[in-house]
RNA sequence: CUGACCCCGAGCGGGAGAGAUCUGGGUAACCAGACGCCGAAGGAGCAAUCUCCCCGACAAGCUCUCAGGCACACGGACCGCCCGGGGAAGG
Numbered sequence: 001c002u003g004a005c006c007c008c009g010a011g012c013g014g015g016a017g018a019g020a021u022c023u024g025g026g027u028a029a030c031c032a033g034a035c036g037c038c039g040a041a042g043g044a045g046c047a048a049u050c051u052c053c054c055c056g057a058c059a060a061g062c063u064c065u066c067a068g069g070c071a072c073a074c075g076g077a078c079c080g081c082c083c084g085g086g087g088a089a090g091g
Base pairs, nucleotide, nucleotide: 001091002090005087006086007085008084009083011081012080013079014078019035021034022033023032024031025030036070037069038068042066043064044063045062049057050056
C1' cells in the first nucleotide's frame, strides 16, 4: 500500500400480520372507554451447553404481549445496493 471478513451509522429499494369494529367528544386528525385480534420497533423469558454440585452465564424468525400495531400513510425485524467511520487474517 492492499485487504477477505467483522462492527456501527446514513441514503435508496423491497418488507408480513391483525376490526376502515362499537360508544362518547371532535369538521378531521385525534382523545377516552369497550370488546376482538397481530408480532417483524423496543422489551422480557427459556433449551442445549459451560459449572463436581448449586448459583450464574447463555439464542432466535421460538414463547409472552409490557410496549407497539390492526384501511391508506407513518412505522417495521430482516434482505439487497451504495457511501462514511472503526477493527482486521492474509498478501

Glycine riboswitch aptamer from an uncultured bacterium, 91 nucleotides, folded computationally. Model confidence (mean pLDDT): 84 of 100.